The prediction has a mean pLDDT of 81. Predicted 3D model of a 73-nucleotide RNA (transfer RNA) from a Candidatus Aenigmatarchaeia archaeon. The RNAcentral record of the sequence draws on ENA.
[in-house]
RNA sequence: GGGCCGGUAGAUCAAUGGCUAGAUCGCAAGCUCGGCAUGCUUGAGGCUCUGGGUUCAAGUCCCAGCCGGUCCA
Numbered sequence: 001g002g003g004c005c006g007g008u009a010g011a012u013c014a015a016u017g018g019c020u021a022g023a024u025c026g027c028a029a030g031c032u033c034g035g036c037a038u039g040c041u042u043g044a045g046g047c048u049c050u051g052g053g054u055u056c057a058a059g060u061c062c063c064a065g066c067c068g069g070u071c072c073a
Base pairs, nucleotide, nucleotide: 001072002071003070004069005068006067007066010025011024012023013022018056027043028042029041030040031039049065050064051063052062053061
């Protein structure tokens, strides 16, 4: 320098172009227990890497850039 894959909650990951972007773990509160753990219930936590474009509508499609991984040179 080139090819490919990826970037979404604190972590690991989902999400046919169309509902208010969800799940598990973690975190907080309550219940349960003599207490802890387990279990149950509820809740907080995201402007989906950045900037443009297409579209009635973009996490998703297109372009450019940034970052990470991998392969080739």
Its Rfam family is "tRNA". By type it is a transfer RNA. Rfam links the family to the GO term triplet codon-amino acid adaptor activity.